[in-house]
RNA sequence: UGCCGAGUCCCCUUCACGUCCGAAGAAGGGGAGCGGGGGACCCAAUUGUUGGGGCUAACCCACCGAACGUGGUGGGAGCGCUGCUUCUUUAGCGCCAGCCCGUCAGCUAACCCCGCAGGCCGAAAAAGGAG
Numbered sequence: 001u002g003c004c005g006a007g008u009c010c011c012c013u014u015c016a017c018g019u020c021c022g023a024a025g026a027a028g029g030g031g032a033g034c035g036g037g038g039g040a041c042c043c044a045a046u047u048g049u050u051g052g053g054g055c056u057a058a059c060c061c062a063c064c065g066a067a068c069g070u071g072g073u074g075g076g077a078g079c080g081c082u083g084c085u086u087c088u089u090u091a092g093c094g095c096c097a098g099c100c101c102g103u104c105a106g107c108u109a110a111c112c113c114c115g116c117a118g119g120c121c122g123a124a125a126a127a128g129g130a131g
Base pairs, nucleotide, nucleotide: 002120003119004118008032009031010030011029012028013027014026015025017022033116034115035114036113037112038111043106051104052101053100054099055098059076060075061074062073063072064071078095079094080093081092082091084131085130086129087128088127089126090125
């Protein structure tokens, strides 16, 4: 020996720096691992401008308002944090956005493709089990 998130680790070559050795860094390649999508039989589905679909916790319902659009409140589902890790329960606090494909995709073995980012910091509770 903090947090959200799949977004991590290792090896090789080159570049830059540099007297040498060479730490860290950048680019390219490879491996492992993690994550996502496409894609048969069978099964499912009857759908098609009221387009449809994907990532994600980020969806559903009701009411008010908007008067083209935008918004607000409440409820339900879902998600995260509470400091050694994990499981269950309780309590408290917070989130419930955004982006992408482009007329097209149900599930789906083999097989194919893609990503490994980005953004954060103030209270840190309890019980039981396991490590």
Molecule: c-di-AMP riboswitch aptamer (ydaO/yuaA leader)
Organism: soil metagenome